[in-house]
RNA sequence: UCCCGUUGAUCCUGCGGGAGGUUACUGCUAUUGGGAUACGAAUUAGACAUGCAAGUUCAGGGGUCUUCGGACACCGGCGAAAGGCUUAGUAACACGUCGAUAAUCUGCCCUUAGGUUUGGAAUAACCUCGGGAAACUGAGGCUAAAUCCAAAUAGAAGAUUGGUGCUGGAAAGCUCUUUCUUUGAAACGUAAGGCCUAAGGAUGAGUCGGCGGCUGAUUAGGUUGUUGGUGAGGUAAUGGCUCACCAAGCCGACGAUCAGUAGGGGAGAUGAGAGUCUUAGCCUCAAGAAGGACACUGAGAUACUGGUCCUAGCCCUAAGGGGUGCAGCAGUCACGGAAACUUUACAAUGCGCGAAAGCGUGAUAAGGGUAUCCCGAGUGCUUAUGUAUUGCAUAGGCUUUUGCCAAGUGUAAAAAGCUUGGAGAAUAAGUGGUGGGAAAGACUGGUGCCAGCCGCCGCGGUAACACCAGCGCCACAAGUGGUAACCAUGUUUAUUGGGCCUAAAGCGUUCGUAGCCGGUUUGAUAACUUUCUUGUGAAAUUGUUCAGCCUAACUGAUCAACGUGCAAGAAAAACUGUCAAACUUGGAACCGGGAGGGGAUAGAGGUAUUCUAAGGGGAGCGGUAAAAUGCUAUAAUCCUUAGGAGACCACCGAUGGCGAAGGCAUCUAUCCAGAACGGAUUCGACGGUCAGGAACGAAGGCUAGGGGAGCAAAACGGAUUAGAUACCCGAGUAGUCCUAGCUGUAAACGCUGUGAGCUGAGUGUUGCAUUUUCUUCGUGGAUGUGCAGCGCUUAAGUGAAGAUGUUAAGCUCACCGCCUGGGAAGUAUAGUCGCAAGACCGAAACUUAAAGGAAUUGGCGGGGGCUCGCUACAAGGAGUGCGGCGUGCGGUUUAAUCUAACUAUACGCAGAAAAUCUCACCAGCAGCGACGGCAGAAUGAAGGUCAGAUUGAAGGUUUUACCUGACAAGCCGAGAGGUGGUGCAUGGCCGCCGUCAGUUCGUGCCGUAAGGUGUUACGUUAAGUCGUAAAACGAACGAGACCCAUGCUCAUAUUUGCUAGCAUCUUCUCCGGAAGGAAUGAGCACAAUAUGAGGACUGCCUUGGAAACAAGGAGGAAGGCUUGGGCAACGGUAGGUCUGUAUGCCCCGAAUCUGCUGGGCUACACGCGCGCAACAAUGGUAGGGACAACGGGAUGCAACUCCGAGAGGAGAAGCUAAGCCUCUAAACCCUAUCUUAGUUCAGAUUGAGGGCUGUAACUCGCCCCCAUGACGAUGGAAUUCCUAGUAAUCGGAUUUCAACACAGUCCGGUGAACACGUCCCCGAGCCUUGCACACACUGCCCGUCAAGCCAACCGAGCAGGGUUUUGGUGAGGAUUAAUUUUUUGAUUGAUUCGAACCAGAGUUCAGUGAGGUGGGUUAAGUCGUCACAAGGUAUCCGUA
Repeated sequence: UCCCGUUGAUCCUGCGGGAGGUUACUGCUAUUGGGAUACGAAUUAGACAUGCAAGUUCAGGGGUCUUCGGACACCGGCGAAAGGCUUAGUAACACGUCGAUAAUCUGCCCUUAGGUUUGGAAUAACCUCGGGAAACUGAGGCUAAAUCCAAAUAGAAGAUUGGUGCUGGAAAGCUCUUUCUUUGAAACGUAAGGCCUAAGGAUGAGUCGGCGGCUGAUUAGGUUGUUGGUGAGGUAAUGGCUCACCAAGCCGACGAUCAGUAGGGGAGAUGAGAGUCUUAGCCUCAAGAAGGACACUGAGAUACUGGUCCUAGCCCUAAGGGGUGCAGCAGUCACGGAAACUUUACAAUGCGCGAAAGCGUGAUAAGGGUAUCCCGAGUGCUUAUGUAUUGCAUAGGCUUUUGCCAAGUGUAAAAAGCUUGGAGAAUAAGUGGUGGGAAAGACUGGUGCCAGCCGCCGCGGUAACACCAGCGCCACAAGUGGUAACCAUGUUUAUUGGGCCUAAAGCGUUCGUAGCCGGUUUGAUAACUUUCUUGUGAAAUUGUUCAGCCUAACUGAUCAACGUGCAAGAAAAACUGUCAAACUUGGAACCGGGAGGGGAUAGAGGUAUUCUAAGGGGAGCGGUAAAAUGCUAUAAUCCUUAGGAGACCACCGAUGGCGAAGGCAUCUAUCCAGAACGGAUUCGACGGUCAGGAACGAAGGCUAGGGGAGCAAAACGGAUUAGAUACCCGAGUAGUCCUAGCUGUAAACGCUGUGAGCUGAGUGUUGCAUUUUCUUCGUGGAUGUGCAGCGCUUAAGUGAAGAUGUUAAGCUCACCGCCUGGGAAGUAUAGUCGCAAGACCGAAACUUAAAGGAAUUGGCGGGGGCUCGCUACAAGGAGUGCGGCGUGCGGUUUAAUCUAACUAUACGCAGAAAAUCUCACCAGCAGCGACGGCAGAAUGAAGGUCAGAUUGAAGGUUUUACCUGACAAGCCGAGAGGUGGUGCAUGGCCGCCGUCAGUUCGUGCCGUAAGGUGUUACGUUAAGUCGUAAAACGAACGAGACCCAUGCUCAUAUUUGCUAGCAUCUUCUCCGGAAGGAAUGAGCACAAUAUGAGGACUGCCUUGGAAACAAGGAGGAAGGCUUGGGCAACGGUAGGUCUGUAUGCCCCGAAUCUGCUGGGCUACACGCGCGCAACAAUGGUAGGGACAACGGGAUGCAACUCCGAGAGGAGAAGCUAAGCCUCUAAACCCUAUCUUAGUUCAGAUUGAGGGCUGUAACUCGCCCCCAUGACGAUGGAAUUCCUAGUAAUCGGAUUUCAACACAGUCCGGUGAACACGUCCCCGAGCCUUGCACACACUGCCCGUCAAGCCAACCGAGCAGGGUUUUGGUGAGGAUUAAUUUUUUGAUUGAUUCGAACCAGAGUUCAGUGAGGUGGGUUAAGUCGUCACAAGGUAUCCGUA
C1' cells in the first nucleotide's frame, strides 16, 4: 500500500479470493547452545490404584524407656481460614474505580500506661475389667499443669443528673460529674520469656453508596416480605435480615421481568488510530472442593487433605457395621485433533512452630521429556588440472567455531560453564513453489476431459510453460508447508469514516405523545464547558537511558508513559442549560376582496343504451382476417312516436385547477374545511421533527339489506390451433351502483421523507396585489414589478453515468425511517390483528461467484425512416417442374461399386469426357531397405547365361550345369516411398458476403473510460460521387481515374491482303458484250492489317437550383460511366482444397511403398439437380438457291482423283501457314407435297449387317445402313433466367482427345416484348429505436413432470435431558416451652428453615417417527414457449 475474479470492451456498486501478523493441531525434515510467565485450558468441575503434599513445641505439664546424649505416646499452646489447584456456578455491589463507616470487628506484631492477689476442682496418659471382624468404644480407680471453676481488685457496659471543653461539614462521638443497676482480669517461670486490662497504631476483614463494562422485544409488563412506617428480635455492625401490626406501594421503553451466554480486572492478539476479537499460563479479586444442606471450634470458616446428615458412585465386611473423595505433586483409565517423570533437594527464597539449635514444607528450588515460543552459532576456506556461466569432479594445502576424547575446577547431587591438552573436513540441509495474482521454464518425456491439479480465475478432449516425473530455476531456512480460528486488508456497520431517483435501501399519506433539536436582547447562576492544584489510578506488562550475563533473547535500575478514569478544591463566564425580564423577523390569530372537478347532504337536468307498447316495413340481421355459434316468419335488423329503468356526465378540456395522500368533472342550494395574495391589526417563540400511538387510505375481496340499463371474472357455446383450459366472436353470473360495516394492500411512483437557510440566468402558464398604456368603457386588451403555485431550457456544482440543476440529486443544519453479495424468502416458526381471504412482524440450515446499475460497440427484431438490386418484385419474353434420353448426386446393391464437395456458396462440380493406363477401390501374383551394428560369407555372397517344372502370364519361385568374384534383408536400428490421417496445425490458390460502397489513419476536440467526432445533417450521385453546414482539419485503401477490346476520323506502311481507274491475259458468247485479283503488269483509291495521333469535357443552349447536379435540346460516329471486360479494399465465413504442388505433427515401412493381370468407378426397386431432343403447320419431307466469324493444323490439317449406298477406304498436291487445309455454315429464300392424325410429328428401345480408333471395344466406345417405331398431344404445387444487338433461335470453331461432345469456352447469322416504377416478397447499405443477445435469434430463457443427492419444515406420537414452579413425604438444623432430674444430659410438644425422594404443571434443548411439503443442486431426459425485439395478445404491480 494494494492485486485477481461479473463484460466483446468500459465505468461503478458489490461480494469472493490472494499477499501480512498471531494461536493450536498436523505432514516432511532436523547439528547445537542460551532464555522464558510454555506444556490435560479448549473435550469430561469425568472417575481414580499407589506414594507423598501440615506440622511444631519437653524453656507449660505428669508419665514410660534409656547407651543418660536422648527417644516415645498423652494433656496443654500456636498453626492447620495460609500456601497450592480449578473456573462449574455467578449478569451480581461478583469485579473495576472513586468514596462512606457519625453503622463495625481485628489472633500473632508495634507504642504508651497499669497489673499479674486468694482459694478450689476435674481429666487424659497410667492401672484393672469389658464389647466389637474391623473402625472404634464402655465401666471402675489414681494424678499434673500456662487445663477448668469460684472469690477480690482494677475495669467494662447501660440508664440517669448537671454542665465545661475537644474533633468535625454535621454530634448521635469523645470527655468530666451525680445516683442506680448489671457484669467482672491474670499464669506463672530461677531466668529468658509469657499472661491480663485500657488507649492508640499497623495489618487484615465485614457492610453501604456513585459510576462503568454481554446478547435477545419472535421476552412488555413484573413484584406480596413485595415497597414504606411503628415496635420487637437478631448481628461485630446498618437494614424486611427476621417477626407482629398498619398503609398500598415499588420497578419498567434511559428496557423492568424473562431467556441465552459468561468468572471479573490488570492485560494479550491485531490495527496508523478509533476499534474488533480474546482474557487458560504471571499478578490481583471472587467463587468452588463428588452433588447438596447444616452447625461447632476459633480473632478469623459455615472450613479441599475437620465434623453431622441426605443423594449418587466406589471399597472392606465375620452382613451386625464401617471406610472414601487428586479442580495439591507425580501417575492411571476414559475423552478426544490436542498436552511431560509415579525424578532430586529443603542447598537457596519464603511460610508454620520453637527462646534457640532445628524440624516440616510435591510452596519453592533443580534436573528429565516435548520442533511450545524468543534469541544466538554452525554445516568450511583455498591452489592446480579437467569440464565449464556461477558450479561440479579429481589431487594437494589451510583452519578447528562446534562435536568427540582426557585431567582439574564447578554443583545439595549432577550438568552447563571455566582452565589445559589430543586426533580429525572431519560430526551437521531441508521444505514449499515455478499459467496469472506472485519471485522462478514457452525445457525433455509420459498421459489424452482419463488420471489428476486448483484458496480465486482456471488447466487436462494428441504438439499441456497448469496433471505425473526428470533437469534447471525461485523463496525461506533448522526449519518449511497444510488445516482450524482471530485481527488487519474492510471507509463491507462508516464516532473518526458510508449510503438510500435507476445498483440493497424513503414507512401509502397525515396528525401527534415521549425523545432529540430550537429565533433576537439584557441580567443572574455556574449544572455543562475550559484552565490550574491535590489525592488516587498495585506490581508485572510498554517506551527512553544506563547496567549485568561474550552478543541477543533474558534480567536489574532510572525516568516516563499507560489504565484515555474517578474524587476533592480554586478560577473564568464565551457557548449549551436553568431562572427572571423584554423584542418581533419564526409561528399563530383576525380583517378584506377574489380563485378552485376540495369535502358532505338534498334537489334538478341531459344525450346515449336497453326494455315495453303502438304504427310502418317484409328477409335477412349480426359478427369476423375469414367464418360459425347467435337472433329472425310467434315478424328480427331498420324507421317513427310514447313510456319505464339503471348507470354515466361528451364538447369546454389544457403543458390548466384543487386536495396530506388515495383522489376529485352536468347544474343549483345549504353546511364544513384548507391554501394564496393584501393589511399602520393582535399575541409574543407559543416552533421543527417525531419511536410507540391514532386517523385517512384506489381497485379487488367479505358481511347484511337494496338495486341491476350497459359492461363483465367464473361457467357455456362458436372459431383458430398439433393442442388452445388463451388471444377473436356469441351469449352470460358474481361484481361494478346505493346504504351500514369489515379488510388495509398497489409499479399507493417524482421509484426522490419532513422542515429551515444560502447559491446564476432565460422562457411560458394559473391566482392575488400593483405600475404604465390602449380602449368599443366591458368583470376589456397590452406591458412592467412583487408574492404564491404549476411546467420547460440551461450555468456553476454534484453524480458511476443516465441525469439533476431555486419544485436540487448543489452547499449547510435539525429530526425520523430504511440498507449491508445473490438465492433459499417476504418462505418457516412464534405472536398480534381479521368473519374469511389474508395483513403486520420476520429467521435459519443449505446453496452459489457472482447477481446487479449506467453507458459503449456490434449483432438481431413478426420496430421505424431513407435508398438500392431482374441470382428482388411489378410489366413482359422464354423456360424448368410431366414423359423419353444424356450426365451428376443420394440411396440401395456389390469382392470393389475409391474419394472430396451438401442452403444461397455441393449435384455436365474436382473430373477438360475412368475400355487398359489414369487409379487412389477389389481379387490375385511379384519386387524394393541409403547408412550403422550383430549373426553369415573365398569350405564361394549377390548376380548372369541355357534348359526343365510351376503359372492366366512373368523378369517371380525352384532344380541342374557353366561364367563371374565380394558382399550380405536372417535379426536390431535407421531410411526411400506413401492420391495414408489431420484443410480444426499451415502456406499458396479459389468461392461467397460483393454487379456491395464501404474500411481506416495522423493531429486536434469531447468523454473518468470503453469510445465518439471526422465517416453526421440537408441536397446530390452508379458510388463515403460531389456541394453546403457543422470541432474538426487533412490523409490512405476501395469507388473513380487506369489497362484491354469495341465504335468514328486522320497520317504512315502495302505482302501472303485489296482491285476504283489503266494496260494485258483467260473463259463464255446470242459476237453487242459479259465474267474472272483462287490470271499478269501496275497501283495502294477502297477494304483489311499494323503503328502513331485525334475525338467527349456537362464544353455549348434552355429550365430548375445557393452549389453540386437534374430534365430537355443542338451539334456529333459516339452524350452524360459510350458499350463490354480486366483490376477490385479492411475484413469475415475454423467456407473449399494435405487427391495439383509445398509443408508441421501423427501413422505404415516389407507394407498403407512399387509393379503386373483381371475386375470396379458404367450395378438399379427408387428420390433429386443440370441439360438434350420432342410433343408439330411460325411445322415435317423432297428439290433448287444465298450470306459468316473466331479458331486449329507436322505422331498434324489434308485439297484433288478413284472405290463404296454410307460410315469409310486406297493413293496424293499444298501447308513449319494473312499463302495450303479444315471450310459446301445453318436458320433463311423459292417450288412442290403432307392437312391435324399418335400422323410423312416424335424418335426411345430392340434385331441383322458394316466401318473407325486402339495391344484390346464382352463387361464398357463412337459412326453408317436396313428394319423396329415406345413414351409424348405443352406439363400440379412450386420455381429459374433475362432490360438490346440483350432474350429467344440458328449453326460454326475450339478444349479435353488414340477414339468418343447432348458438356465447357469462344465465334458469328436472324433478331424481339415489356418497365423507365416500387419496397409488397427476398436480400443489401445508411440513419434511428428496443434488447435480459456477444458462440451474437440456429441467441437467450421459464415452469411442470421423470431420476439421483442434500439440508430444512409440518407431523398421530414415542422415549429422554436441563430449568422453573406447586403439592405430598421429609433426614437434619435452629428457636422456644414443658417434663425428667444419671443434668456439659435425655424425652415430648409448638414454630421455623430445610437437603433428598415422589407426583403434577410450565418452559427449553437435542433424539426418534408412518407420512406429507416446498427448496437447493446435478453436460447432453419429457412437455410446452411465459419473459428479453411491438418477443409476435406491450410488460409489470395489487386483488379475485

Small-subunit ribosomal RNA from a Candidatus Woesearchaeota archaeon, 1440 nucleotides, folded computationally. Taxonomically the source falls in Candidatus Woesearchaeota (Archaea, Nanobdellati). Rfam family: Archaeal small subunit ribosomal RNA. For this family Rfam cites "Crystal structure of the ribosome at 5.5 A resolution" (Yusupov et al., Science, 2001).